[in-house]
Molecule: small-subunit ribosomal RNA
Organism: metagenome
RNA sequence: AGAGUUUGAUCCUGGCUCAGAUUGAACGCUGGCGGCAUGCCUAACACAUGCAAGUCGAACGUGAAAGCACCUUCGGGUGUUAGUAGAGUGGUGGAUGGGUGAGUAAUGCUUGGGAAUCUGCCUAGUAGUGGGGGAUAACUCGGGAAACUCGAGUUAAUACCGCAUAUGUCUUAUGGGGGAAAGAUUUAUCGCUAUUAGAUGAGCCCAAGUCAGAUUAGCUAGUUGGUAGGGUAAUGGCCUACCAAGGUGAUGAUCUGUAGCUGGUCUGAGAGGACGAACAGCCACACUGGGACUGAGAUAUGGCCCAGACUCCUACGGGAGGCAGCAGUGGGGAAUAUUGGACAAUGGGCGAAAGCCUGAUCCAGCAAUGCCGCGUGUGUGAAGAAGGCCUGCGGGUUGUAAAGCACUUUCAGUUGGGAAGAUUAUGAUGUUACCAACAGAAGAAGCACCGGCUAACUCUGUGCCAGCAGUUGUGGUAAUACGGAGGGUGCAAGCGUUAAUCGGAAUUACUGGGCGUAAAGCGCGCGUAGGCGGCUUGGUCAGUCAGAUGUGAAAUCCCCGGGCUUAAUUUGGGAAUUGCAUUUGAUACUGCCUGGCUAGAGUAUGGUAGAGGGAAGUGAAAUUUUAGGUGUAGUGGUGAAAUGUGUAGAUAUUUGGAGGAAUAUUAGUGGUGAAGGUGAUUUUCCUGGACCAAUACUGACGCUGAGGUGCGAAAGCGUGGGUAGUAAAUAGGAUUAGAUAUCCUGGUAGUUUACGUUGUAAACGAUGUCAACUAGCCGUCGGAUUUAUUUAAGAGCUUGGUGGCGCAGUUAAUGUGAUAAGUUGACCGCCUGGGGAGUACGGCCGCAAGGUUAAAACUCAAAGGAAUUGACGGGGGCCCGCAUAAGCGGUGGAGCAUGUGGUUUAAUUCGAUGCAAUGUGAAGAACCUUACCAGCCCUUGACAUCCUCGGAACUUUCUAGAAAUAGAUUGGUGCCUUCGGGAACCGAGUGACAGGUGCUGCAUGGCUGUCGUCAGCUCGUGUUGUGAGAUGUUGGGUUAAGUCCCGUAAUGAGCGUAUCCCUUGUCCUUAGUUGCCAGUAUUUUGGAUGGGAACUCUAAGGAGACUGCCGGUGAUAAACCGGAGGAAGGUGGGGAUGACGUCAAGUCAUUAUGGCUUUUAUGGGCUGGGCUAUACACGUGCUACAAUGGCCGGCACAGAGGGCAGCGAACCCGCGAGGGGGGGCUAAUCUCACAAAACCGGUCGUAGUCCGGAUCGCAGUCUGCAAUUUGACUGCGUGAAGUCGGAAUCGCUAGUAAUCGCAGAUUAGAAUGUUGCGGUGAGUACGUUCCCGGGCCUUGUACAUACUGCCCGUCACACCAUGGGAGUGGGUUGCAAAAGAAGUGGGUAGCUUAACCUUCGGGAGAGCGCUCACCACUUUGUGAUUCAUGACUGGGGUGAAGUUGGAACAAGGUA
Repeated sequence: AGAGUUUGAUCCUGGCUCAGAUUGAACGCUGGCGGCAUGCCUAACACAUGCAAGUCGAACGUGAAAGCACCUUCGGGUGUUAGUAGAGUGGUGGAUGGGUGAGUAAUGCUUGGGAAUCUGCCUAGUAGUGGGGGAUAACUCGGGAAACUCGAGUUAAUACCGCAUAUGUCUUAUGGGGGAAAGAUUUAUCGCUAUUAGAUGAGCCCAAGUCAGAUUAGCUAGUUGGUAGGGUAAUGGCCUACCAAGGUGAUGAUCUGUAGCUGGUCUGAGAGGACGAACAGCCACACUGGGACUGAGAUAUGGCCCAGACUCCUACGGGAGGCAGCAGUGGGGAAUAUUGGACAAUGGGCGAAAGCCUGAUCCAGCAAUGCCGCGUGUGUGAAGAAGGCCUGCGGGUUGUAAAGCACUUUCAGUUGGGAAGAUUAUGAUGUUACCAACAGAAGAAGCACCGGCUAACUCUGUGCCAGCAGUUGUGGUAAUACGGAGGGUGCAAGCGUUAAUCGGAAUUACUGGGCGUAAAGCGCGCGUAGGCGGCUUGGUCAGUCAGAUGUGAAAUCCCCGGGCUUAAUUUGGGAAUUGCAUUUGAUACUGCCUGGCUAGAGUAUGGUAGAGGGAAGUGAAAUUUUAGGUGUAGUGGUGAAAUGUGUAGAUAUUUGGAGGAAUAUUAGUGGUGAAGGUGAUUUUCCUGGACCAAUACUGACGCUGAGGUGCGAAAGCGUGGGUAGUAAAUAGGAUUAGAUAUCCUGGUAGUUUACGUUGUAAACGAUGUCAACUAGCCGUCGGAUUUAUUUAAGAGCUUGGUGGCGCAGUUAAUGUGAUAAGUUGACCGCCUGGGGAGUACGGCCGCAAGGUUAAAACUCAAAGGAAUUGACGGGGGCCCGCAUAAGCGGUGGAGCAUGUGGUUUAAUUCGAUGCAAUGUGAAGAACCUUACCAGCCCUUGACAUCCUCGGAACUUUCUAGAAAUAGAUUGGUGCCUUCGGGAACCGAGUGACAGGUGCUGCAUGGCUGUCGUCAGCUCGUGUUGUGAGAUGUUGGGUUAAGUCCCGUAAUGAGCGUAUCCCUUGUCCUUAGUUGCCAGUAUUUUGGAUGGGAACUCUAAGGAGACUGCCGGUGAUAAACCGGAGGAAGGUGGGGAUGACGUCAAGUCAUUAUGGCUUUUAUGGGCUGGGCUAUACACGUGCUACAAUGGCCGGCACAGAGGGCAGCGAACCCGCGAGGGGGGGCUAAUCUCACAAAACCGGUCGUAGUCCGGAUCGCAGUCUGCAAUUUGACUGCGUGAAGUCGGAAUCGCUAGUAAUCGCAGAUUAGAAUGUUGCGGUGAGUACGUUCCCGGGCCUUGUACAUACUGCCCGUCACACCAUGGGAGUGGGUUGCAAAAGAAGUGGGUAGCUUAACCUUCGGGAGAGCGCUCACCACUUUGUGAUUCAUGACUGGGGUGAAGUUGGAACAAGGUA
């Protein structure tokens, strides 16, 4: 310090998640030792038991018993115990210590100040301590179960009460008045009283700070202040009476929720954020609520009284209690310890002291709860052991790890010694720390993880199952992601998980963010508070800055030291404590006061422009309507129609009238207004602002603006008026599967006006207002001014608007760019992931519709912006193609052939399925093929290698069987040799293995199809962009072509195109048999023979064509058009050749191959059957439907091929298929082999025919082991459908279509298929609007598995949270009342009464009682608020592949 995650990729915005540190933690697995800390976070729930506050005999009066000793009349007594224990009076302390955090948002806390106070014990000072009195507990006797209590009697004090005194003191207001004391004792002292001062502690007041909510906006009657009085230690409405009407609040009162506050702790670079365990300071509380008493101090609780709830005791009459002290129990909970030891130390209470008390404290116990330290051995040891795991089978790894050998003993263990903490005595701790000795590697390692983030990889099992998961995601048969294993990584007596806080997160931004398009500028003004504010003089010193002083407790953090072996822990000193207060200075800036100025702002004067606003008039064109005229059949409307309208006279045309609304042209990124908005008029009235110029005046009067207030399109609402056109709703007609739409014909609210209301819009420049500064260029509107030549029209300069481009800058990019989104300043508004939701509830506004303010639960890991590359578009432009068009011929109808689907079947083997499967694999299923089915057989196998044994191999014949097979039988002894044996072959056996047309083409190689023979696809370097990318490859031309030229931040290159290759078309050279024959000779008339080498041809090599030449066009280019010559002309024709890639395209059944699977079977052999089935549907073909023809007869001309298990001639036989025959030929020689259409002649005469030939019958031929299922062909007979084919659809642009035949491969045989060959030989192309496919450029996009895309809403089902809801049940609380315990205060006619006074009657005073006031619990009524629940109901969210439509994204098909 960052990383992962939105996308095909990119940049940005933005959320979610992770890595770090931490904890009073808990849970899972594991666990050796020690030190130091820490340990009910939940029920302030209830508590058994023990202990936690006593002490003083030197304040006082009393005062046992057991025991022991002695005596005894056995009843007891005496002494001692002992003036002891004990209780009581009195003093002091129980207000400290210890616990807890319920309450409390201020009677609290923190910091700093202040004046009107008190203060036991303590310190210092001053002055005293004289003399009297009356009681009372204890004790004794009564009552009660007890707690306890009342009555009578007895007694003391440092208990109580007077008197005296009073320097000083208090009070009064100067006259006076009031008030003390206590003694004890060992004679040293300790006490007591009054008072002054200090110290300590406490009370009170003030300022500032101190959580969230405005969906809490007003609160307050003792309330705010005054006067008088009361009260208090003391100020004060603290209380009372009277008077006044204040006080507080947007700088957040009141109300609600939550919470003890702080030093500090955790985190963080810091600023901050979260927290407030332990330690320390303050506060509050003590079962809940209320109350006072005592006291120096309490409103006290290990004290009292009352009320309430709960628990316990009871003799039923009454009583007792309060662990949030230390232990402990139950309960709650994920969860938190011993009913321990000691007062040895520190400290506290009492005491003169000894001492007593002390669950404060010091220690120990339990717990890995945390931090820190140590150990679980060390060295050596390669045969790299065994075992495990992996393997490419060679090995690798575990791994020097182990074993082995040599050592050591920290810790734990055993034994012995043994501190400090204590001064001189006292040690719980303590089996202490520490030291020494002994024994033995001995007693001591786990947990999590290993796809990325994130260090660490393989095997195996599983097969979208089981599961994992912080996030992204993983798992559907090769999972580094699940489970196990081996190995590895990390940490280590711990390791992981969960929870929580901060960090990362600059995702609340003070430090340190944003708002055109990502979330975000209020629709626009005016203006209050507030914030901010021009130049200058003087003053002040509030802010600001500097110094000093006080304070900021200690502890903590940090630094330097000390000390426990070290560390944690502990300790000394320092620094720090960023703060607050006081004080002294400084005076630039800000503030305040004061004087001036004119540059901001404004006023006056003179001009200018304008759809600026309001009101009242006026005008013309048009639509509609109405009354006439002319006139006749349609009109109107649409993509096309129809509804509508019209012979009752429309539409059209013309004249007159009526009425309402709107104002053509001018009209312009022109004007004007704050925005909304505003358009006839040179008519009138009222009125706001802006601009220009020059001077004069005022003198900061300014900017912004929370609340507030006004204006505010359209639609809507209310009350009146108006209504021509238009037009939601609505009716009808169309369209459509539907059409509650789009289109058409009608048509009502509305649109208009007056007065109100509403208050919202994509109210947009998606850009708040104001001010300043920062290159230019070009328009346009309004002014001023200069100039030229005067007008018109210009030019320059200046100023205010309104536009275009653009530099710098800025921006994520797009863009913006003086009218900023640049650089700054001032103020306001707003944003913080998407959805839920601008919704619910509440408030406010509104007549309503609704507006405004505005959440949460729940859910997702994204949602989004800009730009890029593609793809797509019922977007655009350009171009091409038998793509359309123009033609010719077909298919689709018939019959048959063939293939497929479906169906059937024991099986109808399998694959191929839009184009790009379907006469396809298959260049040829009767057996074989054959993979399928039935049956019969074999199991190391039909085939390969190895091992053992035997045998030559092989072969003849017969029997059984469907055959495989089995049995019998005949002949036969081979080859090489180093003489050991070896090689080949056959049979048997054993196990390794063979075998599989079994699965996966979505694990693969190879091959192939397709886009497409389309013109594209890329790269190096450079440039450009943050980047994906772009440029090049785009543009202007041109081409069949990314072909070429020009231009150009590109310049070059590669794969494709083209060329090179084959073939064909012309010529030449060479060669001349089997081919040829011009001339010549012979001739059986056949190139047959001699001969020839000319020609054809054959097959080698060359030539030829390149836009080369001419003219034109073009840009002086490329190129195109025309022409010449030429066999051929613009690629001459044809073929081979198929870029990067796409389709998980096809093929595991050609072959190869990973994995899985099978092994007496999914392998192998055989026979028979099937692949040939057949209501049907489709594809591809053949033959036809006839006269351009059929039939009969005659007759002519090819090319390219094949041939030895072959082609097969002549000749003979057969009507024919064919048979016999066998010359010749391993082929330019022989043969298949007569080409057919054409041509000549004849016949048929438009008919189901002399067309057509299916089907069927009979008889044959050939091949073959075999022709029934199931071959081809021949002859005779039979003679079906069919008369040119609906919608639709296919091929073809020249030697092409069409038509005609020939040949080959494959086979034993079996083509209408297929591959080739030649013969005859057309028609048409104006053109690119449209259909299909493709290419380039551009545009839009919410698509990227890319339009077969994406995606929205209703409905149905399940689940979840939530709103409403007749209500119901709790909590809190306001107001109005009732009620009134204990207590305090006031009053007091009743009762009682030791001290003092007394005139002895009584009085003063006190107590009880009664009563009044205040008041807790409690009760009633009525509100508010909050939580839970509720039949039913509303929307929302999420779910598997449901239903229905097709709203959005492209012009999304109506933007």